The part of an RNA shown here (large-subunit ribosomal RNA, domain IV) has 344 nucleotides and comes from a Candidatus Parcubacteria bacterium. Lineage of the source: Bacteria > Bacteria candidate phyla > Candidatus Parcubacteria. The RNAcentral record of the full RNA draws on ENA. Its mean pLDDT, the model's own confidence on a scale to 100, is 82.

[in-house]
Context: one part of a larger RNA
């Protein structure tokens, strides 16, 4: 280090029955519980038989028969510690809880799971040159499909359910009315500049009206869609209250007042894979029980497709009991082989 043994006890070892041991024929008969989606659970669990000679009879198959072969139901005996007699190979089991329905899938080389996926179920988007995705683009894939179809979101099998709230954010609708861009058109006003006609004038030259021409200039008018707004929608994102008083003992509060809010947690389950205080408290199992089971509810800080809540079956999951059954251990003790170092 590999492997074999062992008195008496048999988990007292340990986080933890980890490793080991233990049972072992999917041969026969028999017999099987609680549960349940009636399919299963089930090889459930849990007995009994098992070689070999001899012999009645039954059966079937070949045969014209004697007859051979196969295969039973039975009767006598025979030997051993042990008849699936050796190897090889081959479920250990049961009573519970929890999480996932299941079979699959995954960290190639520290995680195999309660993760992921699934079938069902649900919401939203697509009328087809389809949505969508890849590409600058042509095109292609969706599909040689056509809404019982595609594509995306979330839930996860089944039974029983899925409760309120549209203020806030996101989405569909809506179009009165308020905000709004560039660009367009379409004016206004002052300039620029020609030119005419008047005034001042000391010639330049300034000035009033008029008629043209003009600018990436200045400013008004009217002109999308969004926002404001109005509505719907929560199996969209999500949200689901405090405070006081109140029954003829005490307690508690079906009541009742108030304040606020869009609405104030419905069923169901609950110290939970969620409880902190806490080893809650009661019962049960133990001689003793922080874990486990079963209730209790003032749930720091569950709760209904980030789904609630039972679920049979199935799990290299995870937690508790218990049989066997053991060197885990009290508590060691010896033996085989291997292998490093020293010595010879």
């Nucleotide at each position: 280090g590999u492997c074999c043994u062992c008195a008496a006890g048999g988990a007292a070892c340990u986080c933890g029955g980890c490793a080991a041991a233990a049972a072992a024929g999917c041969g026969g008969c028999c017999g099987u519980a609680c549960g349940u989606u009636a399919g299963c659970a089930a090889u459930a669990a849990g007995g009994c038989c098992u070689g070999c000679c001899c012999u009645u009879u039954c059966u079937c198959g070949c045969g014209c028969a004697a007859g051979c072969g196969a295969g039973g139901c039975g009767g006598g005996g025979c030997c051993g510690c042990a008849g699936a007699g050796a190897a090889u190979u081959a479920u250990u089991c049961c009573c519970a809880a929890c999480c996932g329905a299941c079979u699959g899938u995954u960290u190639a080389c520290c995680a195999a799971a309660a993760a992921c996926a699934c079938a069902g179920c649900u919401c939203c988007c697509u009328g087809c040159g389809a949505a969508c995705u890849c590409g600058u683009a042509a095109g292609a894939g969706g599909a040689u499909g056509u809404a019982u179809a595609g594509g995306g979101g979330g839930u996860g099998a089944u039974g029983c359910c899925u409760g309120a709230c549209c203020a806030a954010u996101g989405c569909c609708g809506g179009a009165a009315g308020g905000u709004c861009a560039a660009g367009u058109a379409c004016g206004g006003a002052g300039g620029g500049u020609a030119c005419a006609u008047g005034g001042a004038u000391u010639u330049a030259u300034c000035u009033a009206u008029g008629u043209g021409c003009u600018g990436g200039a200045u400013u008004g008018u009217a002109u999308a869609a969004g926002c404001c707004c109005c509505g719907g929608u929560c199996a969209a994102u999500g949200u689901c209250g405090g405070c006081g008083a109140u029954a003829a003992c005490u307690a508690u509060a079906a009541u009742c007042g108030u304040c606020c809010u869009a609405a104030g947690g419905u069923a169901g389950c609950g110290a939970a894979a969620u409880u902190c205080c806490u080893u809650g408290u009661c019962u049960g199992g133990u001689a003793a029980g922080u874990u486990c089971a079963g209730a209790c509810g003032c749930g720091c800080a569950c709760g209904a497709a980030u789904g609630g809540u039972a679920u049979a079956a199935c799990g290299a999951g995870u937690u508790g009991g218990g049989a066997a059954c053991u060197g885990u251990c009290u508590c060691g003790a010896g033996g085989a082989c291997u292998u490093g170092c020293u010595c010879g």